[in-house]
RNA sequence: CUCUUAUCAAGAGUGGCGGAGGGACUGGCCCGAUGAAGCCCGGCAACCACAGGUUUUCCUGUAUGGUGCCAAUUCCUGCAGGGAAACCUGUACAGAUGAGAG
Numbered sequence: 001c002u003c004u005u006a007u008c009a010a011g012a013g014u015g016g017c018g019g020a021g022g023g024a025c026u027g028g029c030c031c032g033a034u035g036a037a038g039c040c041c042g043g044c045a046a047c048c049a050c051a052g053g054u055u056u057u058c059c060u061g062u063a064u065g066g067u068g069c070c071a072a073u074u075c076c077u078g079c080a081g082g083g084a085a086a087c088c089u090g091u092a093c094a095g096a097u098g099a100g101a102g
Stems, first nucleotide, its partner, number of pairs: 001102008013041001015040003021031003025078001027076002042070003047066002049062005074094001079090004
């Protein structure tokens, strides 16, 4: 990097260092010197893992380990359908993360 598969409406700090950017991308709309990114600590969750049950699937529990995550639904949107419009719907696209394969 590509493929397969599951999940994406919940949850998480008034901490330290740091100094201007950040929310993938498009168009919006936001966040930010009352301090962005990043790093550390802290926390959340429970995909892998582990234990028990059930049997080939699912349930319950644990959090020492591997990841992940900690503004706004994946912030909204981009494709398709409906509608006069506002707007509504979707197992579509794109993206993120885990697990597996190449």

The RNA shown here (SAM riboswitch aptamer (S box leader)) has 102 nucleotides and comes from Terribacillus aidingensis. RNAcentral holds the sequence, with entries from Rfam and Ribocentre. The organism belongs to Terribacillus, within Bacteria. Its Rfam family is "SAM riboswitch aptamer (S box leader)". Gene Ontology term of the family: regulation of gene expression. The prediction has a mean pLDDT of 83.